[in-house]
Context: one part of a larger RNA
This record gives sequence, C1' cells and structure tokens, in this order.
RNA sequence: GAAUCAACGCUGGCGGCGUGCCUAACACAUGCAAGUCGAGCGCGAAAUGGGGGGCAACCCCCUGAGUAGAGCGGCAAACGGGUGAGUAACGCGUGGGUAGUCAACCCUCGAGUGGGGAACAACAGCGGGAAACUGCUGCUAAUUCCGCAUAACAUCCACGGGCCCUCGGGUCUGUGGAUCAAAGCUGGGGACCGAAAGGCCUAGCGCUUGAGGACGAGCCUGCGUCCGAUUAGCUAGUUGGCGGGGUAACGGCCCACCAAGGCGACGAUCGGUAGCCGGCCUGAGAGGGCGGACGGCCACACUGGGACUGAGACACGGCCCAGACUCCUACGGGAGGCAGCAGUGGGGAAUUUUUCGCAAUGGGGGCAACCCUGACGAAGCAACGCCGCGUGGAGGAUGAAGGCCUUCGGGUCGUAAACUCCUGUCGACCGGGACGAAAACGGUUUGGCCCAAUACGCCGAGCCGUCGACUGUACCGGUGGAGGAAGCUCCGGCCAACUCUGUGCCAGCAGCCGCGGUAAUACAGAGGGAGCAAGCGUUGUUC
Repeated sequence: GAAUCAACGCUGGCGGCGUGCCUAACACAUGCAAGUCGAGCGCGAAAUGGGGGGCAACCCCCUGAGUAGAGCGGCAAACGGGUGAGUAACGCGUGGGUAGUCAACCCUCGAGUGGGGAACAACAGCGGGAAACUGCUGCUAAUUCCGCAUAACAUCCACGGGCCCUCGGGUCUGUGGAUCAAAGCUGGGGACCGAAAGGCCUAGCGCUUGAGGACGAGCCUGCGUCCGAUUAGCUAGUUGGCGGGGUAACGGCCCACCAAGGCGACGAUCGGUAGCCGGCCUGAGAGGGCGGACGGCCACACUGGGACUGAGACACGGCCCAGACUCCUACGGGAGGCAGCAGUGGGGAAUUUUUCGCAAUGGGGGCAACCCUGACGAAGCAACGCCGCGUGGAGGAUGAAGGCCUUCGGGUCGUAAACUCCUGUCGACCGGGACGAAAACGGUUUGGCCCAAUACGCCGAGCCGUCGACUGUACCGGUGGAGGAAGCUCCGGCCAACUCUGUGCCAGCAGCCGCGGUAAUACAGAGGGAGCAAGCGUUGUUC
C1' cells in the first nucleotide's frame, strides 16, 4: 500500500447493489417450514335456517351437503433448506473404466389390458387407560392384496452345434420344457342389445410387459491433495487362494478351509490440524494466504447403534433400541429434538424482523381448476462493504466585527462572512403513475386433427375478461425556499502541515527513532495549517 463475514472510538444527509453468529455441532418457549389427488375407494357430520308433532321438556323431516372430516389407496416426502462436528480419505480435484451394475417419474418404438377370489381400516358393538394410546368381536369398497388364463423378452433345466480353454469350465447359438403380467377412472354418443344401470362405440388419463434413450446414481482406477521422525517399524480378516453367503453389482464385503503373506525412509504406523474444489485476497510475476457470500461434491441432523419402506434413505421436521437432557403424569406410564425461517437464553469484541406474498421463478400433487411451498420474491434492521449524489453557485474589500500572532508598523483566518443576484439535486409536502403479466383459465369466433358423429377431446389463430406481495413503489410534474444535511485524524523525522500559552523527567505522548528536568513546532489547550470525507481513526488478521 492492498484486503477484511470484522470489532472498538468520535461523527453521521440520501439512494442503489451486496453482506450480516467467524464464538457454544450450547440449550431451546411460541408460530410456521410437505403435502396433494373425490377424475382410485368406501363412509360421512354439525351449527344455522325452514317445516311438522307435542302443554312443555323434547322428538321427527328438509336444507346446510355427499360439504366439513377422518380413513383405505396412489404419488411426493431421498428434492428443496441448514450446518462444517467428523473426515488426511478414492473424501475432494482431474483423467480413465464398468463385458461387474441399477432404475421411479419423463421421451421414443412394439405388444397386451381376459376372467375370478380375498382381506384390512374407516364404521358399528363391547372394553382397558389420567393421558399417549390401545384390545376383542362384527361388516365393507377400491387403481389394496392373491390365485387362474394368455407370454414376447428374461432366468433356469435338458439335448445338440460353433469358438476359447488352466480340461473344472466360459461364451455364442438352435430345439424342447419349466417359471413370471396387468386396473381401472373420466368425458361424449347415432345405430344395435338391455326394463334400467349399462353393454357397445369413441376420445382422454391410467395399468402391465419388452427394447432403446435421457437424467441420475453406485462401484473400480492412474495422478494430485497440510504439519511433526523429539512418531520407525505397522498388520491376524491381516495379504492371497479355493468354495460359499450377500449385493443392483465387483470385491476379505461376510463366512468355512488352505497358504504366509501384505505395507514401510519414494515416510508405513502414530500424533496434530483440516470438510475438498470452482474460486477469493495479495503480488510485476513466481509465490504466499484464505475457502465467508454464490456454484459443484462430501459429511452430519441431541449422542451412539440398527434396520424397515421404497426406484432411490440406513432417511434433519420417519421407525426401533440404548444414553444424556427437558417436559407431562392420576406414579402405572408417556412426550420431545431449530446445524429449516423468524425468535429466546447463554457464550462473545461481535452479527438482523417472532414482517408481507405465493404476483414472478422453481418444486410436489392433480386431467384441470387449484392446493401446498420461511425454496423463492420482497419489505424491515445495521455506514458492515462497494458505488453514486448532496450539504449550494456567481458576484462581493472599508479587506467589517471578532479570534490568533505581532518587531505594535502590521500580518492572518479571508471572498471567508455580511450583502446582491441566481439555481433547485437530495430530503419535506401535493398531484400523476408504470415495467415486472406472460402463460394459464373462462367466454366467444374460426381453421385443422380424431371420430359413426355437426358430440367429447386435442392442436392452432383472433377478440374480450380474470391475476401484483413489493406498491401508490420506481419514475414524472408541481409547491416552497439556501432553507433540513460535516466530520474525523494528523502537523519532530519517516510524512503533507507552525506559532502562542500552560506544564516543568511532572502531567503526559509514542508505530520506530525518541519527546518532557523553565522559552517543548513531539505533552495539554488555542489560533493557524495538512490529509481524507459520510466518513475518519484505532485494533486484529492476510499478502
């Protein structure tokens, strides 16, 4: 000098864009952060209002409404969001490999979607419990579950053939056999069938199966990846083989047996430290330092362990066990996990609102309308950073008053002020007022496709309408009038800027050299000056 997730002191007008617990991966009150589908399915209220009966209490019916609601089922919940504890490792980076693999949703192409059965919730009844919750009996639907049929591919078996071969077998191929699928729902409709529902036809959404793709993931591997030798030896599933188990898959991943190996001064092992990278800072570069925000990967979710479900987890807002802690309890037993967004306590030099909205972008569900979304978009707080703007402009000498200095002549603050003439940024007030909105959907007109169909549906076009948290915001115009807006540090040398007074090795200053003991440009105050400026200094850290 540059830089900073900074802090502290003094000061502080406006705006834009960013950034904001680096410490206790300490503990957490409260609210919200993952749901959705009635076009998969069976149930199904209440208040209110109306009517009827009854002397009344009350009872019944209709409506509310097939609504609210819970339940079965499907998909999502493995994404998105947080944190950096652990990890020196195929964790990450980079380059390869996978003939040793997987696959839900999505896309393309092909084939199929026939016919039966059953259970369990909800519900009803009877119980247990303070609660959390739970037991027994009974009923029931489905795109839930289970057989049967059909069977391409696949797998397995038998037989045959080609190639390789360590003669155990491997691989390709032919024939035969065995095993394995499925689910319906919605819209519309002329003929035909049917009493009707419907069959049937048709369109859409699904379902099953196969092949391919895309996206994603697992695994293997070359190289690279901090410090310590005052850590020199380490290793028994250890290293390899054979056989088996397990996995989507290779493998000592796991197991039995056999062999005795494997690693190490090219630093094993041990100890310390640390998430890695794209990048960021500095520097002429080489290099050094860092890994906060944003993006990629990894790891973790109170601590430790485990599996279940699933295409995917060994699963932050799932389950089970153990532990610590907190809470409830009728003492029998239960509940919980902010390293999600806010917020609280604590720690600390130090780090924000218990805000608004799904309008946009993105995600989940749904045919859709739509619902959900503390992702996100915004607003709020903080000079924490960067950038921009303003605090006025021109004229104005008797060089006013006043301060300070003085050699007492004067000098200086100083065109500075006053005063005159202007301007109108920002702020204030008044008025106007966007972009972000296009999709989608509804209505209507129309063209095409599908179709038995002028129906439904799909595709396209025109017109109209609906949707903005921010927000009456940005921006524009007007009113008014210099009015509301400057400080901080320094002035001995380094280093730019000097005098007076006070003090008298005192009080004090100080980054280094050093100042102060009676004329101190170095302390303190004043006047003056220098430098930066909504900041200026100090401290910490890096180059």
Notes:
This is a predicted structure of a 543-nucleotide part of an RNA (small-subunit ribosomal RNA, 5' domain) from a metagenome. Its mean pLDDT, the model's own confidence on a scale to 100, is 86.